Small-subunit ribosomal RNA from a metagenome, 1459 nucleotides, folded computationally. It matches the Rfam family "Bacterial small subunit ribosomal RNA". Model confidence (mean pLDDT): 84 of 100.
RNA sequence: AGAGUUUGAUCCUGGCUCAGAACGAACGCUGGCGGCAUGCCUAACACAUGCAAGUCGAACGGGAGUGUAGCUUGCUACACUCUAGUGGCAAACGGGUGAGUAACACGUGAGAAUUUGCCUUUUGGUGGGGAAUAACUACGGGAAACUGUAGCUAAUACCGCAUAAGCUUGGUAACAAGGAAAGAUUUAUCGCCAAAAGAGAAGCUCGCGUCAGAUUAGGUUGUUGGUAGGGUAAUGGCCUACCAAGCCGAUGAUCUGUAGCUGGUCUGAGAGGACGAUCAGCCACACUGAGAUUGAGAUACGGCUCAGACUCCUACGGGAGGCAGCAGUGGGGAAUAUUAGACAAUGGGGGAAACCCUGAUCUAGCAAUGCCGCGUGAAUGAUGAAGGCCUUAGGGUUGUAAAAUUCUUUCACCUGUGAAGAUGAUGACUGUAACAGGAAAAGAAGCCCCGGCUAACUCCGUGCCAGCAGCCGCGGUAAUACGGAGGGGGCUAGCGUUGUUCGGAAUAACUGGGCGUAAAGAGUGCGUAGGCUGUUUUUUAAGUAAGACGUGAAAGCCCUGAGCUUAACUCAGGAAUAGCGUUUUAAACUAGAAGACUAGAGUAUGAAAGAGGAAAGUAGAAUUCCUAGUGUAGAGGUGAAACUCGUAGAUAUUAGGAGGAAUACCAGAGGCGAAGGCUACUUUCUGGUUCACAACUGACGCUAAAGCACGAAAGCGUGGGGAGCAAACAGGAUUAGAUACCCUGGUAGUCCACGCCGUAAACGAUGAGAGUUCGAUGUUGGAAAGUUAAUUUUCAGUGUCUAAGCUAACGCGUGAAACUCUCCGCCUGGGGAGUACGGUCGCAAGAUUAAAACUCAAAGGAAUUGACGGGGGCCCGCACAAGCGGUGGAGCAUGUGGUUUAAUUCGACGCAACGCGCAGAACCUUACCAGCUCUUGACAUAGGAAUUAGGGAUUUUAGAGAUAAAGUCUGUCGGUUCGGCCGGAUUCUUACAGGUGCUGCAUGGCUGUCGUCAGCUCGUGUCGUGAGAUGUUGGGUUAAGUCCCGCAACGAGCGCAACCCUCACCUUUAGUUACCAACAGGUUAAGCUGGGGACUCUAAAGGAACUGCCGGUGAUAAGCCGGAGGAAGGUGGGGAUGACGUCAAGUCCUCAUGGCCCUUAUGGGCUGGGCUACACACGUGCUACAAUGGCGGUAACAAUGGGAUGCAAUAGGGCGACCUGGAGCUAACCCUCAAAAACCGUCUCAGUUCGGAUUGUUCUCUGCAACUCGAGAGCAUGAAGUUGGAAUCGCUAGUAAUCGCAGAACAGCAUGCUGCGGUGAAUACGUUCACGGGCCUUGUACACACCGCCCGUCACGCCAUGGAAAUUGGUUUUACCCGAAAGUAGCUCGCUAACCUCUUUUUGAGGAGGCAGAUAACCACGGUAAAAUUAGUAACUAGGGUGAAGUCGGAACAAGGUA
Repeated sequence: AGAGUUUGAUCCUGGCUCAGAACGAACGCUGGCGGCAUGCCUAACACAUGCAAGUCGAACGGGAGUGUAGCUUGCUACACUCUAGUGGCAAACGGGUGAGUAACACGUGAGAAUUUGCCUUUUGGUGGGGAAUAACUACGGGAAACUGUAGCUAAUACCGCAUAAGCUUGGUAACAAGGAAAGAUUUAUCGCCAAAAGAGAAGCUCGCGUCAGAUUAGGUUGUUGGUAGGGUAAUGGCCUACCAAGCCGAUGAUCUGUAGCUGGUCUGAGAGGACGAUCAGCCACACUGAGAUUGAGAUACGGCUCAGACUCCUACGGGAGGCAGCAGUGGGGAAUAUUAGACAAUGGGGGAAACCCUGAUCUAGCAAUGCCGCGUGAAUGAUGAAGGCCUUAGGGUUGUAAAAUUCUUUCACCUGUGAAGAUGAUGACUGUAACAGGAAAAGAAGCCCCGGCUAACUCCGUGCCAGCAGCCGCGGUAAUACGGAGGGGGCUAGCGUUGUUCGGAAUAACUGGGCGUAAAGAGUGCGUAGGCUGUUUUUUAAGUAAGACGUGAAAGCCCUGAGCUUAACUCAGGAAUAGCGUUUUAAACUAGAAGACUAGAGUAUGAAAGAGGAAAGUAGAAUUCCUAGUGUAGAGGUGAAACUCGUAGAUAUUAGGAGGAAUACCAGAGGCGAAGGCUACUUUCUGGUUCACAACUGACGCUAAAGCACGAAAGCGUGGGGAGCAAACAGGAUUAGAUACCCUGGUAGUCCACGCCGUAAACGAUGAGAGUUCGAUGUUGGAAAGUUAAUUUUCAGUGUCUAAGCUAACGCGUGAAACUCUCCGCCUGGGGAGUACGGUCGCAAGAUUAAAACUCAAAGGAAUUGACGGGGGCCCGCACAAGCGGUGGAGCAUGUGGUUUAAUUCGACGCAACGCGCAGAACCUUACCAGCUCUUGACAUAGGAAUUAGGGAUUUUAGAGAUAAAGUCUGUCGGUUCGGCCGGAUUCUUACAGGUGCUGCAUGGCUGUCGUCAGCUCGUGUCGUGAGAUGUUGGGUUAAGUCCCGCAACGAGCGCAACCCUCACCUUUAGUUACCAACAGGUUAAGCUGGGGACUCUAAAGGAACUGCCGGUGAUAAGCCGGAGGAAGGUGGGGAUGACGUCAAGUCCUCAUGGCCCUUAUGGGCUGGGCUACACACGUGCUACAAUGGCGGUAACAAUGGGAUGCAAUAGGGCGACCUGGAGCUAACCCUCAAAAACCGUCUCAGUUCGGAUUGUUCUCUGCAACUCGAGAGCAUGAAGUUGGAAUCGCUAGUAAUCGCAGAACAGCAUGCUGCGGUGAAUACGUUCACGGGCCUUGUACACACCGCCCGUCACGCCAUGGAAAUUGGUUUUACCCGAAAGUAGCUCGCUAACCUCUUUUUGAGGAGGCAGAUAACCACGGUAAAAUUAGUAACUAGGGUGAAGUCGGAACAAGGUA
């Protein structure tokens, strides 16, 4: 520091996900030791048991025990110990928890009207009296808890009196009034009272800071303030009475939800974000609610009273209790420890002290919960052991790893010694840490991952199953992604997973984002608050800047040291710390105050343009309607029609009239307006703008939440109006349907007036204002200059192009989307959804404000390359057209489908399957079926064992045969070093053979097709952020990306062309089997012979053709047109040759081959059958339908080929197929070889002298065999068919058409296929249209690429949500009722020690005071009623999301077929 994921690829926007760190964690697997930390986050749920706050006899009386003394032996005195009670202090600390609390609760900084036990310092005082009461005793009550009556008694308990420096009150002062104490004892102290101060503690007030929601906008009546009084330690509506009507709030009151706050912790570069366990500070709480008492301090965790819920005891009368103290239990939960030891240390309470208490604390126990440290051994060790795994079978790897040898002992273990923590004593921890010795490698390694991100790869199993997955995604028979194994990578006593937080995320942007098209500028203006704001002078000092001081607790973080062996941890010191407060200084900037100015803004004056607005009036053209005339059969409408109008006179035409709406030309990228919007003309009223000038004001400005106003069309209300147009509706068409597009009609509406609505792709998809920044060119309105012309300058608008710059790109570009400033509005993934609920507005329609659950990993912008378009342009092709001949109709042949069958073997399926694989199924072939039969096999190799054969001929039996059995005859391996040798063969056995079994979607090879179409690419350079572009596009031209020219391209490659073969012409060479001109011989005839090398021909080498020449045209090019010459003329004809690629095209049944499958069978052999079936459908052909013909006769002319298991002449036989016989030929030698045409004759338009199917019969040939199932011949038979519907095929010249010939395979079998020659046409104006293709361009939501993508209803399953009669809870409020305890207030026929008065001393009486009592107001719990709000449930219902290959259509994307 980034990475993955949208696409065919790219850039951007944008979300999702990952890598990091952390945790009071939990879960899974695993687990050696130690140190230091940490350990109920959930039920503030309920708690058994034990402990957690006592102490003081030096405050007091008594009691018990012990001892001593006096000594009458049971009494006194003394001492000591223990102590229930009275009394003092403590119990308000310490410890726990975080429910409540959004608050002066907390943090920080200030402040004034306060209190303070114990402690410190100082001053003063401490006199003299009195009355009770617990304990105790007696008698009672009660189950208990507890308690009553009477009596005795003490105090540092209680109450007067005296005194009063200081204190309080009054008073200016003098002064007056008021109020205090406690003693104990060892005689030295400890106490006590009052006061002043301090320290520490506490209470109160204020500034600032402190979560979310406006779908919470108004709240408040003791409320806000004042006066008086009360109350408090103290200020204060804290409380009461009266008076006033305030106070808080968009700088967010009130309400709702959530939450203890902080130092800090985690993360982060930081700014920030999240959190608030442990430690520390503060607050709040103690079963729930309320209340006071005591006290210095509490409204009191282990105190009290009352109410409530719950639990327990009970004798049913009544009582007891509060673990959110430490342990522990139940429960809840994914989850969190021992009913331990000690007061040794630190600290706290009491005490004079000894000492006592202390679950605070210190320790130990449990837990890998975390952090830190250590170990599980080290060195050597190759035959690279064995085993595992992989393998190309060679080897590789595990791997120096192991074994083995040598060595060490940290930790753990055993034995011994043995601290520090303790300043004098005292050690729970603890015989702990540490040290020494001993034994033995001995006791000690796992977890996750290995497709990319992300370090790490193979085999087997599985087969969209099982499963994985953080995201992308893997798995459908060769899975580095599932499971196992081997190997590897990472971390390590841990490792992974899950959860949560921050980071990455600049993905809420202060640092540090955006808004033309990706999400995002409000429809527009006016304007309040707010924010911002010209020049200049003086001044103030709020902001600002600098310095100083205070504070900012400790701990923590950071730095430097130190202590535990190190580290974690701990200790010491330092540094740092935002902020707040006080103070001094400065005065540039912002701000405040005072003054001045004119450049912003405005006013005046003079001009100007305009569909700016409102009202009234006027005009002409057109449509429609009405009246009348002329006139006659149609009109209208459409792609074509029909509905419709018309003989009752339409349409057309002429004249007149009515009515409503809209204003041609001018007219323009033109003008005006804030926007919406505004267009005939005239008048009236009226808003704004521009220019000139520089007279006036003197910052008066900009923006703009809230608010107000305007605001197209449609729509709504009331009343008018209604010509045309026209939702709805009706009819006609179209269509599979057509609730549409088209047509004929037609109502709201459109128009006017008034009032609503308040939205639009209200768009420049671009908020308003100000300043700055190259140019060019139109145009509108002014002004200035100018020879009044061109033109130049300038201001204000409105357009186009462009520089810099910006932008993801497209593009913007002085009217910015550039560079800056100010203010407002808005955005934060797609869907759900601009929806639900709530509020506001509206008559309604609806508008506005505006979520969540759930769901997806994308959605999106711009540009690129393709593909596609019922987009465009150019061009080509037997593509159409022009022609010729066919197919489709008939019969037959052949292939296919289908059907049938035991089997009808298999493959090929648009073009590019279907006379295709098959250049030839009677057996064989043959793969199929039935039956029989063999099992190392019909065939190959190797090992082992045995043997030495075999082979040939032939007979019999069984059988369909394969085969089996039994014989007969012949005959019994070769080499040799003589060996148990070598080679061969046979039999048995083991490995294996074999498979036309599957997968052509695992493959090689081969092939088809687009297409013999002209394309497909590369290097370097350039352009672009990039995918890519350029080149290859453009202008011409060509059969051609063929060539030329131009051009940021220059070159090159594969294709094109040429090079190759063949045909056409010529030359040279060579002449046999071919040829024969000249010479000679010779025949009935014949190159027959000698000979020749001229000719034809054969077969080798060459030549020839290149737009080379001429003219025209073109651009002086390439080329094109015409001509000459030439055998051939513009690639001369034909062939071979098939670019990059496409179709998962075809073939595992040619062959090869991975994997899978079968192995007495899916292999091998045999016989018979089948591939030849037959209602039917299709393809490809043959033969015909006839006279351009049939038949008969006469009688010519080829070429390519083939021939020894062969071709076969001559001759003979047969009507014929053919037969007999056989010359020649290993072949330019012999054989096989034409038909149509031509000539003569006949038939005369018929189902025929056409046509030949079918059938009967007799034969021929091949073959082991012609039944299923061959071909041919003769005779007889003589079917359909009279030129073929829709549709469709081939062909542009030696071509079509027509005629025959040959060959392959083959025993035989062709109408098929491959070749050959004979005869031999017609037509092409042309490219509009249909098809295919090429190039350019355009649109695209397609990229599996239009056979694409994709929308909605309906049906079914699942999920969350809204509404809903109703119903169940919570919270809050209001009104009323009730009114426990306590306190307060006043009251009192009760009771009453101290003090006072009176009195007879006591006794007694009265007063003060106290107790008790009832009353009153306030008040907790509770009750009734009504609201509000929130949460849950709900019949039914609504839409949404999501699901497998459901149904119906076809809305969008191309002009998407109606943009």